[in-house]
Small-subunit ribosomal RNA, 3' major domain from an uncultured prokaryote, 478 nucleotides, folded computationally. Rfam family: Bacterial small subunit ribosomal RNA. The RNAcentral record of the full RNA draws on ENA.
Context: one part of a larger RNA
RNA sequence: UGACGGGGGCCCGCACAAGCGGUGGAGCAUGUGGUUUAAUUCGACGCAACGCGAAGAACCUUACCUGGGCUUGACAUCCCGAUCGUACCUUUUGGAAACAUUAGGGUCAGCUCGGCUGGAUCGGUGACAGGUGCUGCAUGGCUGUCGUCAGCUCGUGUCGUGAGAUGUUGGGUUAAGUCCCGCAACGAGCGCAACCCUUGUCCUUAGUUGCCAGCAUUAAGUUGGGCACUCUAGGGAGACUGCCGGUGUCAAACCGGAGGAAGGUGGGGAUGACGUCAAGUCCUCAUGGCCCUUAUGUCCGGGGCUACACACGUGCUACAAUGGCCGGUACAACGAGUUGCGAAGCCGCGAGGUGGAGCGAAUCUCAAAAAGCCGGCCUCAGUUCGGAUUGGAGUCUGCAACUCGACUCCAUGAAGUCGGAAUCGCUAGUAAUCGCGGAUCAGCAUGCCGCGGUGAAUACGUUCCCGGGCCUUGUACA
Numbered sequence: 001u002g003a004c005g006g007g008g009g010c011c012c013g014c015a016c017a018a019g020c021g022g023u024g025g026a027g028c029a030u031g032u033g034g035u036u037u038a039a040u041u042c043g044a045c046g047c048a049a050c051g052c053g054a055a056g057a058a059c060c061u062u063a064c065c066u067g068g069g070c071u072u073g074a075c076a077u078c079c080c081g082a083u084c085g086u087a088c089c090u091u092u093u094g095g096a097a098a099c100a101u102u103a104g105g106g107u108c109a110g111c112u113c114g115g116c117u118g119g120a121u122c123g124g125u126g127a128c129a130g131g132u133g134c135u136g137c138a139u140g141g142c143u144g145u146c147g148u149c150a151g152c153u154c155g156u157g158u159c160g161u162g163a164g165a166u167g168u169u170g171g172g173u174u175a176a177g178u179c180c181c182g183c184a185a186c187g188a189g190c191g192c193a194a195c196c197c198u199u200g201u202c203c204u205u206a207g208u209u210g211c212c213a214g215c216a217u218u219a220a221g222u223u224g225g226g227c228a229c230u231c232u233a234g235g236g237a238g239a240c241u242g243c244c245g246g247u248g249u250c251a252a253a254c255c256g257g258a259g260g261a262a263g264g265u266g267g268g269g270a271u272g273a274c275g276u277c278a279a280g281u282c283c284u285c286a287u288g289g290c291c292c293u294u295a296u297g298u299c300c301g302g303g304g305c306u307a308c309a310c311a312c313g314u315g316c317u318a319c320a321a322u323g324g325c326c327g328g329u330a331c332a333a334c335g336a337g338u339u340g341c342g343a344a345g346c347c348g349c350g351a352g353g354u355g356g357a358g359c360g361a362a363u364c365u366c367a368a369a370a371a372g373c374c375g376g377c378c379u380c381a382g383u384u385c386g387g388a389u390u391g392g393a394g395u396c397u398g399c400a401a402c403u404c405g406a407c408u409c410c411a412u413g414a415a416g417u418c419g420g421a422a423u424c425g426c427u428a429g430u431a432a433u434c435g436c437g438g439a440u441c442a443g444c445a446u447g448c449c450g451c452g453g454u455g456a457a458u459a460c461g462u463u464c465c466c467g468g469g470c471c472u473u474g475u476a477c478a
Base pairs, nucleotide, nucleotide: 001478002477003475004474005473007472008471009470010469011468012467013466015462016461019426020425021424022423023422026317027316028315029314030313031312032311033310034308035307042053043052064303065302066301067300068299069298070297073128077127078126079124080123081122082121083120084119088105089104090103093100094099108118109117110116130292131291133290134289135288139286140285141281142280143279144277146275151190152189153188154187155186156185157166158165159164170181171180172179196269197268198267199266201237202236203235204234205233206232207231210227211226212225215224216223240263243257244256245255246254247253319419323378324377325376326375327374328373329372335366336365337364340359341358345354346353347352385416390411391410392409393408394407395406396405432454433453434452435451436450437449438448
């Protein structure tokens, strides 16, 4: 100087407390451990691994296993030889395919016209290719975490033999090393804040594909008309403790008030200092070293990653009447769409089929929002709750749904009556609850990323648990 303390002081955070809803019990989904297996590819392991890499394993993916092939190779450059059209398309035989084999179609471009150059294929030789093989404890890059915590340092000066100290401590204050005052310090840098995006109010510009106040018109903003309103997207205004009162050291600031759409960082996002964990990743990529080279490379068929006495994590659906079912009826936002979204109509109980209008989309489509509201039935029951499981019949995607897809209909109707010890999230348009969209994607979502609808309760307080900041103290630790 640090680190540590079941030392002290001050302070903060959904850290506790106060509340609301869960998890832990059930069924299922998903990840992991374990076990099994020819293989169940690999990585990730307290917080910070476990719906994680994976924004989508039937084949492919795929790295694993088994079997069948190839060896200058699936891919790149160079050298030599051959063929000139090669590529490409069609075809015969064997085969599970890869692959091997057969026949036919197809007959290039430039040119100082020299079979010269380009181009492609086949064969050969080696240089080489190739490796998701090992090492993340050789590395780059990227990322997690403490933590959006308020800290981490430097120059000069001063003090100290020196390591170092001072500044950065102290008194106030703040979300903040934020600001003020003081002070052997005076300044500065990286962080904080602001500048950026979005949302909340107003003005202005613009008015189609958007909108409709008044006029006419219609089944309908449908059409004429209009651009006031909504909206869209450009520009601007607005919030600064600016004003008033009080407290305070004549300070910084704090408390209350006015005005205001908004008030003291308005809400949300992006933004992550010096560093820590030899944290994670050699399987994104890059890369040193090591290893394989008729195989640890490469192609293909099939299988596996989907196994199942069990254990754990994360979720979904429930156990019901604030509910379930039936009928009617209302109101969104974000988005996506040409290999696409696919309307009306018709067929089917339905998944869906048929059909093909319109739309590269403020125009058309996906598209029905759901909870809600109105009316009816159920009357506390393992039920008109709950939907697992299983049987049968189908639909769709795809070369192909056996291992191993999703969905529909009929039948079946399991556990489950609110969950032990323990444990998680959340402070406001939040929790809870309701649906909608998107990426990936042929198909497949209870996951993920977004969107809007309805919309609470509680916070006395900081003794305690956890994490963190500053000062101080002890130490046999570095």